A computed fold for a 71-nucleotide RNA from an uncultured bacterium, annotated as transfer RNA. Its mean pLDDT, the model's own confidence on a scale to 100, is 83.
RNA sequence: GCAGGCAUAGUUCAUCGGUAGAAUACAAGCUUCCCAAGCUUGGGAGGGGGGUUCGAUUCCCCUUGCCUGCU
Numbered sequence: 001g002c003a004g005g006c007a008u009a010g011u012u013c014a015u016c017g018g019u020a021g022a023a024u025a026c027a028a029g030c031u032u033c034c035c036a037a038g039c040u041u042g043g044g045a046g047g048g049g050g051g052u053u054c055g056a057u058u059c060c061c062c063u064u065g066c067c068u069g070c071u
Base pairs, nucleotide, nucleotide: 001070002069003068004067005066006065007064010024011023012022013021018054026042027041028040029039030038047063048062049061050060051059
């Protein structure tokens, strides 16, 4: 330099066009003599920009970062 892949909650992962979920972590409550464990509830997320569409995490383009391969 060229090609491909990945980017979603603090962390690890789902979600192939119609309200973005789970685990874990965090906070509160219940339980307990206390801690841990358990149960219930709560807040929190689509790398950035643009396009297509009634509607985009999803499809397209550019860009940023990371990974892999080729030279």
It matches the Rfam family "tRNA".